[in-house]
A computed fold for a 492-nucleotide part of an RNA from an Endomicrobiia bacterium, annotated as small-subunit ribosomal RNA, 3' major domain.
It was read from a public genome assembly.
Its mean pLDDT, the model's own confidence on a scale to 100, is 84.
NCBI's taxonomy places the organism under Bacteria, Pseudomonadati, Elusimicrobiota, Endomicrobiia.
Context: one part of a larger RNA
RNA sequence: UGACGGGGGGUCGCACAAGCGGUGGAGCAUGUGGUUUAAUUCGACGCAACGCGAAGAACCUUACCCGGGCUUGAACUGCCAGUAGUACGACCCCGAAAGGGGAAGGAGCCAGACGUAAGUCUGGAAGCUGGCAGAGGUGCUGCAUGGUUGUCGUCAGCUCGUGCCGUGAGGUGUAUGGUUAAGUCCCACAACGAGCGCAACCCCUGCCCCAUGUUGCCAGCCAUAGGGUAACCUAUGAGGCACUCUUGGGGGACUGCCUGGGUUAACCAGGAGGAAGGUGGGGAUGACGUCAAAUCAUCAUGGCCUUUAUGUCCGGGGCCACACACGUGCUACAAUGGCCGCUACAGAGGGAAGCAAACCCGUAAGGGGGAGCAAAUCCCAGAAAAGCGGCCCCAGUUCAGAUCGUGGUCUGCAACUCGACCACGUGAAGGCGGAAUCGCUAGUAAUCGCGGAUCAGCAGGCCGCGGUGAAUACGUUCUCGACCCUUGUACA
Numbered sequence: 001u002g003a004c005g006g007g008g009g010g011u012c013g014c015a016c017a018a019g020c021g022g023u024g025g026a027g028c029a030u031g032u033g034g035u036u037u038a039a040u041u042c043g044a045c046g047c048a049a050c051g052c053g054a055a056g057a058a059c060c061u062u063a064c065c066c067g068g069g070c071u072u073g074a075a076c077u078g079c080c081a082g083u084a085g086u087a088c089g090a091c092c093c094c095g096a097a098a099g100g101g102g103a104a105g106g107a108g109c110c111a112g113a114c115g116u117a118a119g120u121c122u123g124g125a126a127g128c129u130g131g132c133a134g135a136g137g138u139g140c141u142g143c144a145u146g147g148u149u150g151u152c153g154u155c156a157g158c159u160c161g162u163g164c165c166g167u168g169a170g171g172u173g174u175a176u177g178g179u180u181a182a183g184u185c186c187c188a189c190a191a192c193g194a195g196c197g198c199a200a201c202c203c204c205u206g207c208c209c210c211a212u213g214u215u216g217c218c219a220g221c222c223a224u225a226g227g228g229u230a231a232c233c234u235a236u237g238a239g240g241c242a243c244u245c246u247u248g249g250g251g252g253a254c255u256g257c258c259u260g261g262g263u264u265a266a267c268c269a270g271g272a273g274g275a276a277g278g279u280g281g282g283g284a285u286g287a288c289g290u291c292a293a294a295u296c297a298u299c300a301u302g303g304c305c306u307u308u309a310u311g312u313c314c315g316g317g318g319c320c321a322c323a324c325a326c327g328u329g330c331u332a333c334a335a336u337g338g339c340c341g342c343u344a345c346a347g348a349g350g351g352a353a354g355c356a357a358a359c360c361c362g363u364a365a366g367g368g369g370g371a372g373c374a375a376a377u378c379c380c381a382g383a384a385a386a387g388c389g390g391c392c393c394c395a396g397u398u399c400a401g402a403u404c405g406u407g408g409u410c411u412g413c414a415a416c417u418c419g420a421c422c423a424c425g426u427g428a429a430g431g432c433g434g435a436a437u438c439g440c441u442a443g444u445a446a447u448c449g450c451g452g453a454u455c456a457g458c459a460g461g462c463c464g465c466g467g468u469g470a471a472u473a474c475g476u477u478c479u480c481g482a483c484c485c486u487u488g489u490a491c492a
Base pairs, nucleotide, nucleotide: 001492002491003489004488005487007486008485009484010483011482012481013480015476016475019440020439021438022437023436026331027330028329029328030327031326032325033324034322035321042053043052064317065316066315067314068313069312070311077133078132079131080130081129082128083127088105091102092101093100094099109124110123111122112121113120114119136306137305139304140303141302145300146299147295148294149293150291152289157196158195159194160193161192162191163172164171165170177186178185202283203282204281205280207251208250209249210248211247213245216241217240222237223236224235225234226233227232254277257271258270259269260268261267333433337392338391339390340389341388342387349380350379351378354373355372359368360367361366399430404425405424406423407422408421409420410419446468447467448466449465450464451463452462
């Protein structure tokens, strides 16, 4: 100087407490350990590995296993030699394919020479064959590395120049007092300044104004058609940007104003006005460093290893195994519920090898059909919970849906291992979960559906979107982590 303390003081954080919902019990999905296996490819391992790399393992992917092939090789660069019936190649044979063997036919390009031309000859490039140098390697080492990333932690810290203090390591600055989300600011001070961080500048969202009008609206007028006795309602057209909205620009919030407190300060409490207050809400943004943290399998790369195989091609299998154990989820155990019918209201996205309407067929998955749309215009697209009406009557049930049987649909060369979906039948465990443990402070939790990436097909995962919409926080003694000051130390 640090680190540590079941030392002290001060202070934060869904850290505890208060509260709501879960996990741990069940079935299933998924990842992992283990076991098994010819192989179950590899990596990730407390927090910070375990729905993680994987934003899509039937083949492919694929790195693994078995078997069958190829060797200058599937792709790349250069050199040497050979090569016109050369390159290409219908077709035939072996084969699961890869590959191997044969074969009718059969070229073209560049330069030079000869030739009127047709063409011939020589050399070259391509291709092929043989050879060489080298390729290739998801083989090893993340304890040789670059790059990238996680974590402490969006925590408030980490440093420098000059000066001053100390023999020195080092200290001071960066303590104290107050204040803040903040080393934020004020005051003070042997310090005075400065840098990386904080904050602000950036994006989304909340209010207003201007501009914008092939979306929106008939708001107000006109026309036509239908309904109605009428008021009026519905649809279409003309017409118009008032409103909603789109997208650009601007305004707005700054403790600016008032009162009180405070040191006359920073700032704090309350109030007014306001759509909004005291960083309005959310995002992006991650200091010096720590963990020999992670990654040689994204990529790059030193060294080592391999080279008729640790390379490479193909067929099949495996990554999907299953006595078990754990993590993360989904669905439930029901009556603020289940089922049936009727009936509303989103946002954000995607669409051409695409999204696909109406209509028809099918109980349905789906099939036929193709209007329209490179899309504020058309389509995906019925949002669901909610609301209204009806049934069920507390039961392993009209709860729950695992498992299994049969029949079918779709994608795809191909659904046996091993896809998703539909219909009928079957109806398991499960009656709210031990010790323990997780998330969340507001449009949050909980709950409800919708979209997208990946993708031929496949989503209970992931990333987004909106609908409905709570409870609680006395407080900081205790648990965990962190910051500042101080103290002890046989630790570095």